[in-house]
Molecule: RNase P RNA; transfer RNA
Organism: Firmicutes bacterium UBA4881
Parts: sequence; C1' cells; structure tokens
RNA sequence: CAACCAACCUAGAUGAUCGCACCACUUGGUGGUGAGGAAAGUCCGGGCUCCAAAGGGCAAGGAUGCUGGGUAACGCCCAGUGAGGGUGACCUCAAGGAAAGUGCCACAGAGAACAAACCGCCUGUUAUACAGGUAAGGGUGAAAAGGUGCGGUAAGAGCGCACCAGCGUUUGGGUGACCAAACGGCUUGGUAAACCCCAUCCGGAGCAAGACCGAAUAGGAGAGAAACGAGGUGGCCCGCCUUACUCUCGGGUUAGGUCGCUAGAGCUGCUAGGUAACUAGCAGUCAAGACAGAUGAUCAUCGCCCCAAAAGGGUACAGAACCCGGCUUACAGGGUUGGUUGUCAA
RNA sequence: GCGGCUAUAGCUCAGGGGAUAGAGCACCGGCCUCCGGAGCCGGUUGCCCAGGUUCGAUUCCUGGUAGCCGCG
Repeated sequence: CAACCAACCUAGAUGAUCGCACCACUUGGUGGUGAGGAAAGUCCGGGCUCCAAAGGGCAAGGAUGCUGGGUAACGCCCAGUGAGGGUGACCUCAAGGAAAGUGCCACAGAGAACAAACCGCCUGUUAUACAGGUAAGGGUGAAAAGGUGCGGUAAGAGCGCACCAGCGUUUGGGUGACCAAACGGCUUGGUAAACCCCAUCCGGAGCAAGACCGAAUAGGAGAGAAACGAGGUGGCCCGCCUUACUCUCGGGUUAGGUCGCUAGAGCUGCUAGGUAACUAGCAGUCAAGACAGAUGAUCAUCGCCCCAAAAGGGUACAGAACCCGGCUUACAGGGUUGGUUGUCAA
Repeated sequence: GCGGCUAUAGCUCAGGGGAUAGAGCACCGGCCUCCGGAGCCGGUUGCCCAGGUUCGAUUCCUGGUAGCCGCG
C1' cells in the first nucleotide's frame, strides 16, 4: 500500500422567526422540556393489573435440547467442548436418543437392512447347462454390509497381522461437555427440521389490564346462617370462592373525567471482584408522557455527496403510546481500535 | 393491543418429500368458414423472498415480505 477479519462509535452543526404538546410561575405573558438505534416486526422473556389465594396433582398441548456460568427471566448473553468451512485473522452449527418401538429410503440396481450372488472368480458334474463356494473385482445408486496394505486360500473372506475409523472396558486429566493412553472382541446403513422416547419449563388474559368519581330507571355492598344441592375456577380431580334465607348500609352503567403514566432490573462516572457475560459499593443526575394523538415549517451560514468548476440538486433507515431485558429486520455517509494475508521499500 | 389464515400459470383452484408440477377459463398457432363465433388439434406462461434439514424441498424448519380475516 492492497485485500480482508473482529469489536465498536456517530446518525449533520449553529443562529433567527412562526407554530404545536406538557410542566412551572402566572393570567398580557414568561421560562423549561420535547423521538430512536432501531421508537419497527410483535418473535421470545419479565414487571404490573385482573380472573379465585392462581395453591397441589393428572391429562392434553406447546416450547427448549453439547457443557459450565450470567440473569428478575429467557428460545438471550459469556466462556468452553465437539463437528464443518477458510492460507489466515476468524466464521457457522435446532449439537439429547436410530442395539424402546413403528415408518420411509423414489428411479436405477441382483440386493436399500438382521441380511443380498446380476456379471465375474473358484470347485464339481451328466459341461453353451446345473449345483456348491465366494462380498476381493465390475456395474447401479445420495448411500452397498468397516478402509488401506501384507499374509493366507481352490477362489475368497477380520480368516490372521500392522496402521486407521468406530464400539466397549480400565486408567489418568478436566467441575463438566470431553480429551489422552492401554486393552478387548473384530463391527452395529441413513433419516427424529418423520411419528415417537427421554429430560427440563409453561395457568389465562392483557393498560381498550385495572381502580376511583359523578343523573334517572335499576340494583349493589358488608355481616351472619343453612346445605353438600347449584354455579364458578374456559380439560379433569382435590382444594378454594359465590349463591336460596336474615340483618345492616346507602348507591352502580357510559365513546365522560381523574388515576394507572413514567424515578426505573433507570442513566453517567469511578473503584473493586470476575478470562468474560455480569455483579457489588460510592458519587452525580432526572431526560417526552399524548388520548384522534405534540415533537413541525421557513430562512441564513457552515459540513458531507453528485458535478471538472459555477449554478443546481441531494443529505440514510425511519416517528414514542404502560414499562423493561433480548432477538430479528431496515439503514446513506463518516470515524475509532485491534488483528490476518499478500506485495514493495529500508 | 391480542389472535388466526393465505401466497402455485394472466384469473380461480388441486398437488403436503421422488424430478416432464396439473385442471378449468384465458392467450398464441393451425384446421374449419366468404369472415367472425362455436367446435377440433397443438403449444407458451409458473411454486412470494433468503437461509437451513435431507441423497433429493412447491411440500419440512427458521427468518422476512405482501395480502386477508376475527376479537375487544
């Protein structure tokens, strides 16, 4: 210098005028605050609220699926293991079980799974044929009954041996996934993003949740009693709750108003622990809160891009709606740090 | 806000792991007719996008895009 890899940052700036929402002071008005890294998709997980205290068990359904850790929790994150890819930095993986069972493996092929003889090879006979042996060779296929080599044999074959792959046992290392070594008999097709099995987890609904206030008609609230009847508990059982009757009280609904509503697993910085995710402590700080839904428009100067220059044009993706942690998707331009490979020069 | 469904030819729909992906209407060409229609024969056109599982994907899985519907 070129081509890449990884982790990140930023998301035009300043001023003037007019306007909008909320808040404070006040009542002419003045002052303050006012979108995002994804506010998006609504794909996961929680907080919060109600259903009944959402409490136990069963079934169904759903989700997850190597190990250890983090977290309020997660299908998220971090660190590892194994497998695959890349020269490399590094990247990717829904990665439990196929000797619990069932199913499927089209076409081709002799044969597609508990077991195979089509061609070939060898032996025999009554010899253009038949019988037996044989999984070395050919052919088919995505996949052919461990692979390579030597020995062996009538020809062959884990039949024997060496190495390798796989399985099992033992020993050692590691918290563990797993790794290494030795030994053993030689050996078991693939598919679970097919049904299924195993382990773990999951009650439902959602801020239009829900609470309070205030006309009429109506009904409701609280307390007590009785019964095991009825209803509820969006599958069943237990458990729980409500209800006939009595007494007391005085007041519900709505496209309305108020609250919920934004001070929270908050943000920033430092220190400490930890490889890291993250956690703890201290200090500082408050930064939209609407309900048909504000956050905008114009002008000026500068920045960046197109254009040889001027003029002119453009300046991404995108707009909060109860809140938070993630994931995914969209995104012009610019920048930072660390690393890899190649080339050149000293 | 919550939930569900669909995407296959120009249109309406089948096909739910096995290779030439079909049907009807439409379109094109030929025959017939003086011409057109009808009829007969033949043909063209496609699995929403990306990634994965598998020997093999329109089909299975994941993510996205677009459209439609329901409840409050």